This is a predicted structure of an 87-nucleotide RNA (c-di-GMP-I riboswitch aptamer) from an Acidobacteriota bacterium. Lineage of the source: Bacteria > Pseudomonadati > Acidobacteriota. The sequence was found by an Rfam model in a public genome assembly. The prediction has a mean pLDDT of 84.

RNA sequence: CUCUGAAAAAGGCAAACCGUUCGAAAGGACGGGACGCAAAACCAACGGCCUAACACCUUUCCAGGUCACGGCGGCAGGGUUCCCAGA
Numbered sequence: 001c002u003c004u005g006a007a008a009a010a011g012g013c014a015a016a017c018c019g020u021u022c023g024a025a026a027g028g029a030c031g032g033g034a035c036g037c038a039a040a041a042c043c044a045a046c047g048g049c050c051u052a053a054c055a056c057c058u059u060u061c062c063a064g065g066u067c068a069c070g071g072c073g074g075c076a077g078g079g080u081u082c083c084c085a086g087a
Base pairs, nucleotide, nucleotide: 002087003086004085005084012037013036017032018031019030020029021028022027035074041080042079043078047075048072049071050070055066056065057064058063
């Protein structure tokens, strides 16, 4: 430097759910909580997915439709960095 992760050591993160809170929503933050994770660490210009406020379109109205400049990263891929052990 590259590859691998059966076991061990030291540590780390934290799904569902609950509470408070922010948000139009999707969802986020904090606290509790652990299903899992060697990158479940960081990034988000690509694909995918979620939402549809604003805007636009249709409509007499009610209402319906489209749209990301809003999100997810624990959906796959990519970029950067990293603990331990083995080869």